[in-house]
The prediction has a mean pLDDT of 84. A computed fold for a 72-nucleotide RNA from Aquisalibacillus elongatus, annotated as transfer RNA. Rfam family: tRNA. Its family is annotated with triplet codon-amino acid adaptor activity in the Gene Ontology. The family's RNA type in Rfam is transfer RNA.

RNA sequence: GGGGCAUUAGUUCAGUGGGAGAACGCUUCACUGGCAGUGAAGAGGUCGUCGGUUCGAGUCCGACAUGCUCCA
Repeated sequence: GGGGCAUUAGUUCAGUGGGAGAACGCUUCACUGGCAGUGAAGAGGUCGUCGGUUCGAGUCCGACAUGCUCCA
């Protein structure tokens, strides 16, 4: 220098055009003498950034950023 992949909740990750989700973690309550554990309820998101396409974008296209990787 060129190519590929990844970026969504605190963490690990689903989600192939119209509802933003799961597990773990966190908070509250119940069970227990207490801890742990179990159950119930709840909080938590600029979907990396900026543009484009579309009636409509986490999802499609482009540029950029960061990380990983391959080639030179």

Annotation
Lineage of the source: Bacteria > Bacillati > Bacilli > Caryophanales > Aquisalibacillus. It was read from a public genome assembly.